């Protein structure tokens, strides 16, 4: 040094043929249920998608740089 992948809530992952309010599981809070716990069962709160910039009307999704992880060739 150079190619390939990847980077979404606390934690794991979907969305990635651009389209509208970014779900989906764990955990977490609150309530029901219980004698009180544990299960269940509703609800709710938490991310504008690594960063910074371009194209678009419209960008997590498409282009560049830089950061980071992981592989793999010198």
């Nucleotide at each position: 040094g150079c190619g390939c992948u990847c980077g979404u809530g606390g934690c794991g992952c979907a969305g990635c043929u651009g389209g509208a309010u970014a779900g989906c599981g764990c955990g977490u809070c609150a309530g029901a249920c219980u004698c009180c716990g544990a299960c269940u069962c509703u609800g709710a709160a938490g991310g504008c998608c690594g960063u910074g910039g371009g194209u678009u009307c419209g960008a997590a999704u498409c282009c560049c740089g830089c950061c980071g992880a992981g592989c793999g060739c010198a």
Record summary: Predicted 3D model of a 74-nucleotide RNA (transfer RNA) from uncultured Allofournierella sp. Its Rfam family is "tRNA". Its family is annotated with triplet codon-amino acid adaptor activity in the Gene Ontology. Its mean pLDDT, the model's own confidence on a scale to 100, is 81. Taxonomically the source falls in Allofournierella (Bacteria, Bacillati, Bacillota, Clostridia).